[in-house]
The RNA shown here (transfer RNA) has 72 nucleotides and comes from an uncultured Clostridia bacterium. Its Rfam family is "tRNA". It is annotated as a transfer RNA. The sequence was found in a public genome assembly.

């Protein structure tokens, strides 16, 4: 320099163009003499940035930046 793959909640990852979710965690609450363990809720998201294309985009396309690889 050229390819490919990744980028979504605090972490780890899902998510057919048509209401952004799970599991651990954090917070409250129940269980108990306490804790922990288990059980229940709440809360938490600029879906890497910019554009585009669509009646609508995390989702398709372009560039761009940050992680892994891989060729030369």
């Nucleotide at each position: 320099g050229c390819c490919u793959c990744u980028u979504u909640a605090g972490c780890u990852c899902a998510g057919c163009g048509g209401u952004a979710g799970a599991g651990c965690a954090u917070u409250c609450g129940g269980c108990u003499g306490u804790u922990a363990a288990c059980c229940g809720a709440c809360a938490g998201g600029u879906c890497g940035u910019a554009g585009g294309u669509u009646c609508g985009a995390a989702u398709c396309c372009u560039a761009c930046a940050g992680g892994a690889g891989g060729c030369g």